[in-house]
RNA sequence: GGCGCGUUUUAAGCAUGCAAGUCGAACGGUAGAGUUCCUUCGGGAGCUUGAGAGUGGCGAACGGGUGAGUAACACGUAGAUGAUCUGCCUUGAAGUUGGGGAUAGCCCAUAGAAAUAUGGGGUAAUACCGGAUAAUCUCUUAGAACUUUGGUUUUUUGAGGAAAGGGGCUUCGGCCUCGCUUUGAGAUGAGUCUGCGGCUUAUUAGCUAGUUGGUAGGGUAAAGGCCUACCAAGGCGACGAUAAGUAGCCGGCCUGAGAGGGUGACCGGCCACAUUGGGACUGAGACACGGCCCAAACUCCUACGGGAGGCAGCAGCUAAGAAUCUUCCGCAAUGGGCGCAAGCCUGACGGAGCGACGCCGCGUGGACGAAGAAUGCCGAGAGGUUGUAAAGUCCUUUUAUAUGCGAAGAAUAAUGCCUGUAGGUAAUGACAGGCAGAUGACGUUAGCUUAUGAAUAAGCUCCGGCCAAUUACGUGCCAGCAGCCGCGGUAACACGUAAGGAGCGAGCGUUGUUCGGAAUUAUUGGGCGUAAAGGGCAUGUAGGCGGUUACAUAAGUCCGAUGUGAAAUACUACAGCUUAACUGUGGAAACGCAUUGGAAACUGUGUGACUUGAAUCAGUAAGGGGUAACCGGAAUUCCUAGUGUAGGGCUGAAAUGCGUAGAUAUUGGGAAGAACAUCGGUGGCGAAGGCGCGCUACUGGACCGAAACUGACACUCAGGGACGAAAGCUAGGGGAGCGAAAGGGAUUAGAUACCCCUGUAGUCCUAGCUGUAAACGAUGGAAACUAGGUGUGGCUUGUAUCGACCCGAGCCGUGCCGUAGCUAACGCGUUAAGUUUCCCGCCUGGGGAGUACGCACGCAAGUGUGAAACUCAAAGGAAUUGACGGGGGCCCGCACAAGCGGUGGAGUAUGUGGUUUAAUUCGAUGCAACGCGAAGAACCUUACCAGGGCUUGACAUGUCGCGAAUCUCCUUGAAAGGGGAGAGUGCCUUCGGGAGCGCGAACACAGGUGGUGCAUGGCUGUCGUCAGCUCGUGUCGUGAGAUGUUGGGUUAAGUCCCGCAACGAGCGCAACCCUCGUCUUUAGUUGCCAGCAUUAAGGUGGGCACUUUAGAGAGACUGCCGGUGACAAACCGGAGGAAGGUGGGGAUGACGUCAAGUCAGCAUGCCCCUUACGCCCUGGGCUACACACGUACUACAAUGGUUGGGACAAAGGGCAGCGACCCCGCGAGGGAAAGCGAAUCUCAUCAAACCCAGCCUCAGUUCAGAUUGCAGGCUGCAACUCGCCUGCAUGAAGGAGGAAUCGCUAGUAAUCGCAGGUCAGCAUACUGCGGUGAAUUCGUUCCCGGGCCUUGUACACACCGCCCGUCACACCAUGGAAGCUGGUCACGCCCGAAGUAGUUACCCU
Repeated sequence: GGCGCGUUUUAAGCAUGCAAGUCGAACGGUAGAGUUCCUUCGGGAGCUUGAGAGUGGCGAACGGGUGAGUAACACGUAGAUGAUCUGCCUUGAAGUUGGGGAUAGCCCAUAGAAAUAUGGGGUAAUACCGGAUAAUCUCUUAGAACUUUGGUUUUUUGAGGAAAGGGGCUUCGGCCUCGCUUUGAGAUGAGUCUGCGGCUUAUUAGCUAGUUGGUAGGGUAAAGGCCUACCAAGGCGACGAUAAGUAGCCGGCCUGAGAGGGUGACCGGCCACAUUGGGACUGAGACACGGCCCAAACUCCUACGGGAGGCAGCAGCUAAGAAUCUUCCGCAAUGGGCGCAAGCCUGACGGAGCGACGCCGCGUGGACGAAGAAUGCCGAGAGGUUGUAAAGUCCUUUUAUAUGCGAAGAAUAAUGCCUGUAGGUAAUGACAGGCAGAUGACGUUAGCUUAUGAAUAAGCUCCGGCCAAUUACGUGCCAGCAGCCGCGGUAACACGUAAGGAGCGAGCGUUGUUCGGAAUUAUUGGGCGUAAAGGGCAUGUAGGCGGUUACAUAAGUCCGAUGUGAAAUACUACAGCUUAACUGUGGAAACGCAUUGGAAACUGUGUGACUUGAAUCAGUAAGGGGUAACCGGAAUUCCUAGUGUAGGGCUGAAAUGCGUAGAUAUUGGGAAGAACAUCGGUGGCGAAGGCGCGCUACUGGACCGAAACUGACACUCAGGGACGAAAGCUAGGGGAGCGAAAGGGAUUAGAUACCCCUGUAGUCCUAGCUGUAAACGAUGGAAACUAGGUGUGGCUUGUAUCGACCCGAGCCGUGCCGUAGCUAACGCGUUAAGUUUCCCGCCUGGGGAGUACGCACGCAAGUGUGAAACUCAAAGGAAUUGACGGGGGCCCGCACAAGCGGUGGAGUAUGUGGUUUAAUUCGAUGCAACGCGAAGAACCUUACCAGGGCUUGACAUGUCGCGAAUCUCCUUGAAAGGGGAGAGUGCCUUCGGGAGCGCGAACACAGGUGGUGCAUGGCUGUCGUCAGCUCGUGUCGUGAGAUGUUGGGUUAAGUCCCGCAACGAGCGCAACCCUCGUCUUUAGUUGCCAGCAUUAAGGUGGGCACUUUAGAGAGACUGCCGGUGACAAACCGGAGGAAGGUGGGGAUGACGUCAAGUCAGCAUGCCCCUUACGCCCUGGGCUACACACGUACUACAAUGGUUGGGACAAAGGGCAGCGACCCCGCGAGGGAAAGCGAAUCUCAUCAAACCCAGCCUCAGUUCAGAUUGCAGGCUGCAACUCGCCUGCAUGAAGGAGGAAUCGCUAGUAAUCGCAGGUCAGCAUACUGCGGUGAAUUCGUUCCCGGGCCUUGUACACACCGCCCGUCACACCAUGGAAGCUGGUCACGCCCGAAGUAGUUACCCU
């Protein structure tokens, strides 16, 4: 820019303007204008023209709007009208004659605010009314022919009804034209009737009195209960009447592969409506959107007496709403009304305006352009990206702006002229053709030309997956996002922003609605064993479906033809706007309905036949099938009598209750009721529920089976009517045992339960009711077909038998396993859950809820039918792997048990919690934190606190400058630090300088025991030194997964053997490594000493045999024997051996678990601090103390203490060290000092427990040693807070430790000492070393932990799981509630407007 569309809500209310008028050629005629004549100049008369109003005609019933009502012949489609009407129009026929009286306008007057009304006078017509005439018109009498009922044609009798004029021309005779009247036909339009079709609810099942029909009449244009009278009692309904809710219907439109589903804006057809309700009038047509009357609501005017109005016409306003336009131009075109015509009217219509609301088209520039500019962003700092993008150079001019030109939409107008045709004397006129001929709202139109100049023109959404496109920063479960899954708790591709990218583009995204995907209502095209879903069961009506054969028929079915299925739309071909959207022309299609001709296989129908489906009929045999009557024994309880004596009974254990008033037990007798052991069986019967001692009577059904008979009689079954466990109800009986309720006793936190003692209803019978169950095979019924194997019940039969069994065959039942197939899997599998057919019932996410309401049934209990609001994103099935179980099986471990010794009580040490404090630094917190990090806090450590100081820093690197470095002293200060004095001139050199050190300056930076162990690395703990954890290939399974790895044995062991759809392999186990135990060998110094010499002494000579040291080897492998076992693996016993079945001990820790521990060992991401959260110093604190806990030490004593004497180790340490001998001290220790970097010297004497002897004699002691005082020692700048040791004195608690709890299976526990690390000093701790040296293990029931198999599971954060209900508070939805209120429907009665019809009276003509 073009083409469309534009109150989906309030059929809510409306200011203002317009939307229906027209005709003087129907009529009378006014004002006014023009003109002629007359004039008393006031005016009058005539003629022409004539606004407005009136009478009259036509129109106003069209066009335009809306969808309230309507579930209806309203609509659609196909028919009927023999039951009808139709103005104007077309075409025929015949007429248009002769009279009459009024009335509006007008004039005069009256009432009223107005609207309007009334009286008097006079007047015209195509207004109104009679008369004449008229038919093939209408009615009527009597017929006839044909026909579909009131039809057509026709004969006949009688009766009835018409009219209007106007204009033009004229030779004045008439002619022409527009009208008018009667009548026929056509066209158009309308009315009425009928078949079929299209919504929801049965929690609406019965509805209907003019109702259904008839007769007669009325009424209508017309059939008809349309209306009335009378008569009859019908009519509709499960194929859904009636009622309720909702809704204008259709062509079409949207969607979909289609079938369908949704919808009914625009355009077109029909209907309905016009503020609400009612009513008629006029008319061809209305019960009338812009007419009338009445009623109602609302609004307006008013003089309060009365009046006016109806936008769901076009614009526009208000309200409502998420939301929908200009109070525009024009009758130029198309169409309509009136008119002879000119013309007038036309918010129909043609156009313009507003709105990206939709569809379509076009542009916002094109080419070149790398220094890959700058900016931005990212960055492993190389660079990348934005990006040929920009700038720049060269072009173009659609669009834009300006100028000028400029179509088509406009013609058969009127009229004039010419020609022709028909009739006529002629003229006007009519018809046909030709020429001329006015008119444009849009409109500054479309289009074209020229000029200017890249000039005037880009946004929106998204970037975790679905889904094309990613990075950074900010934020920190906040802010926010989100269609679903889900994202965000400090490294967010998901929030916000930026950069970049992706998509679409004058749009883009969101929201709402509809269809699709959804096979998620399944006709196409689903299901019902366990996921939702088979009725409890059979009988049977309607209905559905139905064996073989022949003939007929033609309803279904199939083929053809005809009519119709409006146009537009959709499809298709061509064409017109520059293209497209849009539009035009043609074609094809339309599965529907109706009519008609044919075919006859199938279905139906009719007639006939058949026997295989079904039913009937000999017989034999089976059965807890049913109903009724009778009967039996065992048991139980009770009664009675006897014997007999103290308990009995019950329970996990008890108690209540029973019993000396004699129980229980036992014996005899009796009574009662109920149930029927054994047989008895995945055996039988029955439709299901169900049925069990025996016998009798009556009775139902199935099976087998020879022959016969009927001839499809079958199957299924909505409603209906029967049956239907247990419990329950009504009435009457009965009542032994059992036993809801109830009582009591126990258990328990409680125990309205489980257990025990009692015990009512009930259980039983009769007659009724109830009508439900996990009424289950969780599997409806019938029929056919589709491998088998193996049991069992009934019958028949055989070539089996003498006969009965066995065996074989057949039929009917009832089980198990299993093929194909099916199934989500589990499983089913001729008794189907397989393959097919027919019929019924049922399902459509979970909860709410089988609840509420309604209805029906019931005595009640309740049953049947059966929702919604609201709420959730799941609920559910089957199977898998784990985990778990107060599930099962097997097995192991100081796990229990059997033992020994402890802890828990005391004092002290030490750690933790708590508290306190300026600080009591931090971490570790069940086992697996708590003598832990810490193998050692007086300062330091030290991270904490107070105070004093420093700011490129205590420490690192780089730049520049100065100076050797360094050392000594004085002063100030708590110290750090500050100030000052002096000494000192080094090393290398290519002679330029360089290295190291110190000081100063500026900047990059240093520094942080600050945070996060839930961002991490590394390391560690734990399950657990438990025997497990996996993989490849194969196989099985749709899959998750399984198998292997399970099973039978065995082992310490997934150790080994055997078996096996598995075969192999890996990480673990074991072994290889270290140490101890035996032997051999090599080597003997610092070690050793048998024999030799010597000595106080292995001190020395000598020696290396032994011990020992430390190198190398040997040795043990179930190797040998016997037994067991499966001929295996292995186990048991034995021999030999130093050692025997892993010889003892250590190191060694699978896959993984615990977001286990550690950012304070170290490393490290991110965040945080930077004259401080960094650094230095002094002092303090980590050592506090009502208390609680853990781990230890020492004890409580006589298996002891103490004194004296006497024995025996191992393993370690040592130079800023260990330190002998000697001297001093009571002692700690001190002095002095040899040796030793150590098999030499030393710590280190005598190790202690132990042995011998003395004393102590059971006591708070000769036990125990805390605490405290005094006096000393050592380390260290420094022992006050706050070290260790010694001596003397002091002498607390404690007399063997409650509940609970720990360690240990042999050189172990217990007990005894020694050493080391840390360390200036400090050890009851820790790590090692040796000495002395036990007890017990029946066993696996139980506690704890673990392994394997199996089972259940609603758990998977995995039982510390999951999960149920009440209560408290708040809120949402729903229900109840004293009541209050609105709407709708039905019925009865009363009042009753306008109006129509009838009637009476009066008036007018």
This is a predicted structure of a 1405-nucleotide RNA (small-subunit ribosomal RNA) from a metagenome.
Its Rfam family is "Bacterial small subunit ribosomal RNA".